[in-house]
Context: one part of a larger RNA
RNA sequence: GGCGUACGGUGGAUGCCUAGGCACUAAGAGCUGAUGAAGGACGCGACUAACAGCGAAAUGCCUCGGGGAGUGGUACGUACACAACGAUCCGGGGGUAUCCGAAUGGGGAAACCCAAUACUGGUUAUGCAGUAUUACACAUAAAUGAAUACAUAGUUUAUGAUGAGGCAACCUUGCGAACUGAAACAUCUUAGUAGCAAGAGGAAAAGAAAACAAAAGUGAUUCCCUGAGUAGUGGCGAGCGAAACGGGAAAAGCCCAAACCAUCUUCGUGAUGGGGUAGUAGGACCACAACGUGGGAUAUCGAAGCUAGUCGAAUGGCAUUGAAAGGCCAGUCAAAGAAGGUGCAAACCCUGUAGACGAAAGCGUAAGAUACUCUAGUGGUAUCCUGAGUACGGCGAGGCACGAGAAACCUUGUCGGAAUCAACCGGGACCACCCGGUAAGGCUAAAUACUCCUUAGUGACCGAUAGUGAACCAGUACCGUGAGGGAAAGGUGAAAAGAACCGCGGAAGCGGAGUGAAAUAGAUCCUGAAACCGUAUGCUUACAAGAAGUCAGAGCCCGUUAAUGGGUGAUGGCGUGCCUUUUGUAGAAUGAACCGGCGAGUUACUCAUAAUGUGCGAGGUUAAGUUGAAGAGACGGAGCCGAAGCGAAAGCGAGUCUUAAUAGGGCGAUAUAGUACAUUGUGGUAGACCCGAAACUGAGUGAUCUAGCCAUGACCAGGUUGAAGUUUGGGUGAAACCAAAUGGAGGACCGAACCGACCAUCGUUGAAAAGCUGGCGGAUGAGUUGUGGCUAGCGGAGAAAUUCCAAUCGAACUCAGAUAUAGCUGGUUCUCCCCGAAAUAGCUUUAGGGCUAGCGUCAAUGUAAGGCCACUGGAGGUAGAGCACUGAAUGUAUGAUGGCCCCAUCUCGGGGUACUGAAUAUAAUCAAACUCCGAAUGCCAGUGGAUAGUAGUUGGCAGUCAGACUAUGGGUGAUAAGGUCCGUAGUCGAAAGGGAAACAGCCCAGACCAUCAGUUAAGGUCCCAAAAUUCAUGCUAAGUGGAAAAGGAUGUGGGGAUGCACAGACAACUAGGAGGUUGGCUCAGAAGCAGCCAUCCUUUAAAGAGUGCGUAACAGCUCACUAGUCGAGUGACCCUGCGCCGAAAAUGUACCGGGGCUAAGUAUGAUACCGAAACUAUGGAUUUAUUGUUUCAAUAAAUGGUAGGGGAGCGUUCUAUACUGCGUUGAAGCUGUACCGUAAGGAGCAGUGGAGUGUAUAGAAGUGAGAAUGCCGGUGUGAGUAGCGAGAUGUCAGUGAGAAUCUGACACACCGAUUGCCUAAGGUUUCCAGGGGAAGGCUCGUCCUCCCUGGGUAAGUCGGGACCUAAGAUGAGGCUGAAAAGCGUAGUCGAUGGACAACAGGUUGAUAUUCCUGUACCCGAUACAUAAGUGAAGGAAUGACAGAGAAGGCUAGGUUAUGCCAGCGACUGGAAGUGCUGGUUUAAGCGAAGGAGCUGUAUGGUAGGCAAAUCCGCCAUGCAAAGCAAAGGCGUUACGAGGAGUGAACCCGUGAGGAAGUAGCGAAGUAACUGAUGCCAGCUCUCAAGAAAAGUUUCUAGCGUUAAUUAUGUAUUGGCCCGUACCAAAACCGACACAGGUAGGCAAGGAGAGAAUCCUAAGGUGAGC
Repeated sequence: GGCGUACGGUGGAUGCCUAGGCACUAAGAGCUGAUGAAGGACGCGACUAACAGCGAAAUGCCUCGGGGAGUGGUACGUACACAACGAUCCGGGGGUAUCCGAAUGGGGAAACCCAAUACUGGUUAUGCAGUAUUACACAUAAAUGAAUACAUAGUUUAUGAUGAGGCAACCUUGCGAACUGAAACAUCUUAGUAGCAAGAGGAAAAGAAAACAAAAGUGAUUCCCUGAGUAGUGGCGAGCGAAACGGGAAAAGCCCAAACCAUCUUCGUGAUGGGGUAGUAGGACCACAACGUGGGAUAUCGAAGCUAGUCGAAUGGCAUUGAAAGGCCAGUCAAAGAAGGUGCAAACCCUGUAGACGAAAGCGUAAGAUACUCUAGUGGUAUCCUGAGUACGGCGAGGCACGAGAAACCUUGUCGGAAUCAACCGGGACCACCCGGUAAGGCUAAAUACUCCUUAGUGACCGAUAGUGAACCAGUACCGUGAGGGAAAGGUGAAAAGAACCGCGGAAGCGGAGUGAAAUAGAUCCUGAAACCGUAUGCUUACAAGAAGUCAGAGCCCGUUAAUGGGUGAUGGCGUGCCUUUUGUAGAAUGAACCGGCGAGUUACUCAUAAUGUGCGAGGUUAAGUUGAAGAGACGGAGCCGAAGCGAAAGCGAGUCUUAAUAGGGCGAUAUAGUACAUUGUGGUAGACCCGAAACUGAGUGAUCUAGCCAUGACCAGGUUGAAGUUUGGGUGAAACCAAAUGGAGGACCGAACCGACCAUCGUUGAAAAGCUGGCGGAUGAGUUGUGGCUAGCGGAGAAAUUCCAAUCGAACUCAGAUAUAGCUGGUUCUCCCCGAAAUAGCUUUAGGGCUAGCGUCAAUGUAAGGCCACUGGAGGUAGAGCACUGAAUGUAUGAUGGCCCCAUCUCGGGGUACUGAAUAUAAUCAAACUCCGAAUGCCAGUGGAUAGUAGUUGGCAGUCAGACUAUGGGUGAUAAGGUCCGUAGUCGAAAGGGAAACAGCCCAGACCAUCAGUUAAGGUCCCAAAAUUCAUGCUAAGUGGAAAAGGAUGUGGGGAUGCACAGACAACUAGGAGGUUGGCUCAGAAGCAGCCAUCCUUUAAAGAGUGCGUAACAGCUCACUAGUCGAGUGACCCUGCGCCGAAAAUGUACCGGGGCUAAGUAUGAUACCGAAACUAUGGAUUUAUUGUUUCAAUAAAUGGUAGGGGAGCGUUCUAUACUGCGUUGAAGCUGUACCGUAAGGAGCAGUGGAGUGUAUAGAAGUGAGAAUGCCGGUGUGAGUAGCGAGAUGUCAGUGAGAAUCUGACACACCGAUUGCCUAAGGUUUCCAGGGGAAGGCUCGUCCUCCCUGGGUAAGUCGGGACCUAAGAUGAGGCUGAAAAGCGUAGUCGAUGGACAACAGGUUGAUAUUCCUGUACCCGAUACAUAAGUGAAGGAAUGACAGAGAAGGCUAGGUUAUGCCAGCGACUGGAAGUGCUGGUUUAAGCGAAGGAGCUGUAUGGUAGGCAAAUCCGCCAUGCAAAGCAAAGGCGUUACGAGGAGUGAACCCGUGAGGAAGUAGCGAAGUAACUGAUGCCAGCUCUCAAGAAAAGUUUCUAGCGUUAAUUAUGUAUUGGCCCGUACCAAAACCGACACAGGUAGGCAAGGAGAGAAUCCUAAGGUGAGC
């Protein structure tokens, strides 16, 4: 380390529970609001954060009832109160009810700001406080009243329980999609759906026939059943789809206008009253007649009922137990045995239940009463009335089931346009007749729809991953700018009896003690599974190669549901997971880290069809509804199916149609079974087995990012260049021109801030979802930037890139249609038994999809019709063969035709030809589309045989349409492919076993189960490794065997034929190998041997005019040939067996499976053996058939299996019935276990657990998990690994349980145009103090921006409001628009701008221009004094504005000083010096001066300034001085403040020391230089020509002249609301204590042009390992 066992941890499954949900039933209720809603904000408690309750009368007030003992909510506690003089509590009524919200006095960023008027309080007065009123529209009434005379518009007032807003679904109306379906798509469909908008009610809508119908009738509307998936409609596709009749629910009918009359009258066909309301026409009118009857939907009164409650029967004991309600014993009640609770399981303990009773007050209405109101006839028919831009028509649309169709009917955008009862409309074009009605006005209950809500109840609904998103303080936390999205999280116990006390520890926690039945029920708390992590131990493990198991098995340990037991496992044999998808996966193809829970063929339909069952049967059956306590039953016969068919139909009918037909033929009858319900299979319509798009459409939300634009502000160190113009000089007749100065232009130059982003590095699970570092581009401009606004997705913006529109852009985001659709991928959960495919054909916008057929299964029918073998008989044109045919192709012979050459060329011609090559002959060939021939096999049929889940038919249900290899016949390809396409067969697919080393497709063989039995197949028998080191005869020498070709070789065996050879072969050795001649030619030479020609003769045993080597050429060597020696075979060739060479590759021998083999190779033959899940044997199971048969048995055969069909079961949850089952003497669940069953599974026992649960038979399902890159939770591995986010720390001391990290000191280091200080936005308490250390802090922590408890923000002058306006917003009236809304005048808002009054110092732990000290200023009020008319919401002036540039005057600041003041001079050499160090500061206000500069004034006239004007403007004239006065300086403020320095004490502490450098004291205080980007007032140039209003001044209109008001001064007095802490980066925006981003102000010294850069000051910091 492994396996096992025991005990734990972690975790939160399972079981049990339910406080909460879900679905319904019955009844009720169905609105609320200007008398201020719904919904909120903020408050209210002794202590109070939240929820609940309430509202400044605040955890409650008054009153009327109920009730009867405690109470002050959840919610404990302490304190304090209330209560029999009746509290708390419950119910009815009343009061109060802050602020926001329709929100309504005006405004506004909801819960805030600012008002006016009247009255009241208060003040000398103002400010202040309280109460009430003050929006808009409409209606009514009145007053007033323009242009414009009357009038009208307008304005104002009064009255109004008028309107406005909210609300779940239902309802009506306006506008109105798309995905989708049609296998594409456009009409069509989805669908008048979704959505948006308007409006109403408890219901809404509809509604009392200008209706249906059809020779008969009905008699408003609505709803249900039916008619009916019918009639129709429809790219006649997909689909859409009535109506009447019939059966029911409920029932209810009425009123105006008009004619005529009357009254009033503005004389208007105006108003009011009477009258009158119809279709068989009625009414007016005329004549006659009645005064009661009936009704009501109106008002008032009015049982029951509702809103609190009351009474309410009957039990005890014993034992067990922590506890009795369970057990036992003995009782009782029941109009009550529903239910819940009580320490376990309760009719009799409690609450209740059955039954009975009850209301001061409010609600409420049936019957009824009263009031009020409505209601009539008969006759006559002369005249009048009876709904007009209407009916109707044309054109264009829409709705009707009805898509323009033959298209009626209804509605109407547009254009026309009637009739008047002798009339008009309709009856599906239209016309006639007939029938039914009377339009163009209105009202109307019930039956019907829905449920935000109240009460009572029910469930074969859920039980914490379920059920609502939400059982719990949930629409919460959290995310997002926003619309919007949206969780997790239940259980101690009967009772807190919630652990006093002790010990350890800083604490957390632990151990004792104690409580309790139990503490392994201890607050992370019931049970407490698994993953995962430990501790202990039995066996085992250190030569071992492992899909980890399985079979065999020694040893050791244990001791059982007693069984041939359990644990471990040395060693050996065999052995490549699961799923999916595939021809085929160990596959290196997919999916899963592991465990637990959840997770997928369901439901509806009087839709279809089949099977099964049941009822009835030529019939069967009801639907809605009624009744009923009821899901029973009864009633209900409308309707449906069947019993009759045929035909297009009229129609006829066991027939009918066709037809001239009685013929023939088609379809029927002859041969009758249906129907209703239930269950099951399958289909259809619905999301339809589950998950999954990219997209489409609608309505909204977004311009805090970014793009552009609008308004208003801000910013750009420093340096350089030197345009135009000007001046001077020169020059010219004058110009031009030249030079020098001056000047200061520029989408000019260099370069910081700032903006950008060209290159490289790093970074890439980052420091950062775009950065860092170093370089880089622009940097007065088309520049950058702040604040506020505008533009919105069918869109905006775009110096234009498909670029941006909130980290998203070829069309944003959110929600909805919506479960869009997906011929595509993935997944789809228990068991056993029987059978068992396909990967083919045809068609297909079809090819990875489908339909039909083929092949499967089940049921029925039916029988041998099927398959196989043998024999017999047939048809045929393949293999082969052949060349007669059709073609192809070769040689030879003859050789036509044609060509060429020669002769000839007048004609006739002739000759030659190594040219072409028809035809014929001959020889030898070829063919899928040749055949004079022609098999095997196959096919058809007959006869016979054996066999069996055979064929066939009908019906239910499928799956299959990607196939693979091998053998063989072919096509194609290259007679390539593990290629591709067909035929035939096999195997795999869907098949395991043996063999081929391993190896789907090859060989053998088809696994029901068991056996330590036997026999074999393929293949094997030396060892691995079962079986022959078997036999016989050969071959091979190459490890051939155990990889390969052309080609090569004197390897070797066998066979054959043929030369030479004892007259001496072959080989070897000895000797010869000569002469003519150097043959001739050629050649420089060529002599056998460069080359050419010839190749003879002689001598010989033999010798070439020469086989090679060689030479310059010769020479030389050698061969052929010959003789000798030797003494027996030798040479070349052909066929064949086995071998050899040819033969080089990549991790490692590596081409027998290895060892190894000379057989253990190879060929032939023989015998024996091994060898499988084959066959046999024995035992057992199941299925089918047959036989017997009640069960049951016998016999025979069968039992591999994917897709798929069929059958039989197991288990889970709930229900009913029974067992009146089991259970605290211990249920479920969980853990363990050696038992049982063919499987799913089921018992028993032990432990844990502590209250439920089983068995049997039926029933109903949210019914079975390993996979879906599934969902949720938990836990691993990776791994003590990566990382710990720019940078310098060190020492000592302190505190503390503990210190690198906290505090103090010292030293060192860093920033210093910032890492300093101030401040806008934003944040919202982070600020300060005391305490703490669980978590947060990337380490630590005694510390903190963390936690707890307290505290902290002080304003007339600062910022905002009570002032103003810009962009823009809003917007009374108004205009426009289906609605919602859009635009916009007056007005009102709206800063980023205008206006506007305070400074210095001090002070706290935390605030200061806010407090304090000192010194000021502004605006009011009152009083007094003095003087004066005052004065718009109107006029005028001012306010009032660009950029750049150059000068000037100043100041802030700085520097220096031999100025002045203070201190210093040890260690340590010098130094008393002109030494060193430090300091040398002061505001607003007021005053004087007058320092740059600026300005005219007076009078008269005047047609302009919307009226007026003394003002402004304009014109004219006179006069020449005067006035104003910047920044700043000076004086004063200041005998003050501050100030270097010096410097205590009380008190605390053993002390060091702290207090404290605190209180106190307190010097000098000048000058010069420099000097801004700050301040001031002017100037110059340029073109792009550079806000508005308030305010201020002035003028009149007006007002006033008795008053009031204004100005100045003094005194007294008043001065409101909001902000103010803290952070400017660890507190903002970036998910973070994040190397990023974030507007503005201040700007020291040295060097420097500089805000660059380096070093420093003030100040800050040392970066949380």
Overview:
The part of an RNA shown here (large-subunit ribosomal RNA, half A) has 1665 nucleotides and comes from Erysipelothrix rhusiopathiae. Its mean pLDDT, the model's own confidence on a scale to 100, is 84. The RNAcentral record of the full RNA draws on ENA.